[in-house]
């Protein structure tokens, strides 16, 4: 090494967040497509109504065999790239999207408001997934950064600092310089 208030610039926690292409695993010998046999009228376009296309006695549906054999989202460790409300999530509006309208339905996706959550592990529940991956809520439990009080020690400029340890709050914080106004 005061006091208050503001912007502004830079930073910090750390198995930190987030996204992107390529690779791998896994999805899965699944869908599906072809060929037999069997069947014997219906199938397909996210549900429901209504509507329209399209395949289908030149044999739909569905089954079993053979044979061929995907692919989206999710994930992985590395790279690259953007960051510190980084993301995420709950609600409300608002636009799209998949044949048309409608819809008290459901996915998905961008956008705005507003709230919540300091950040990781770990169980457990529940969703939602093909999964036992993984995400996302709840709740607990560990760690871990940061500010406040309090103990106890140390260090010097003697009232500030570091250090442990307890309780206890939250990112609208939190540390650093800067700038105004007051004080000295």
């Nucleotide at each position: 090494a005061g006091u208050g208030a503001g912007u502004a610039u830079a930073g910090a926690g750390g198995u930190g967040c987030g996204a992107a292409g390529a690779a791998c695993a896994a999805u899965a010998g699944u869908a599906a497509g072809c060929a037999a046999u069997a069947g014997g009228a219906a199938g397909u376009c996210a549900g429901u109504g209504a509507g329209g296309a399209c395949u289908a006695g030149u044999g739909a549906a569905u089954a079993u065999u053979g044979u061929u054999g995907a692919a989206a989202g999710g994930g992985u460790g590395a790279u690259u790239c953007g960051c510190c409300g980084a993301a995420g999530u709950a609600a409300g509006c608002a636009g799209a999207a998949g044949c048309u309208c409608a819809u008290u339905u459901a996915u998905u996706c961008u956008g705005c408001u507003c709230a919540c959550u300091g950040g990781u592990g770990c169980a457990g529940u529940a969703u939602u997934g093909a999964a036992u991956a993984a995400a996302u809520a709840c709740c607990g439990u560990a760690c871990u950064g940061u500010c406040a009080u309090a103990u106890a020690g140390u260090a010097c400029u003697u009232g500030u600092g570091c250090u442990a340890u307890a309780u206890g709050g939250a990112g609208g914080g939190c540390u650093a310089u800067c700038u105004c106004a007051c004080g000295c």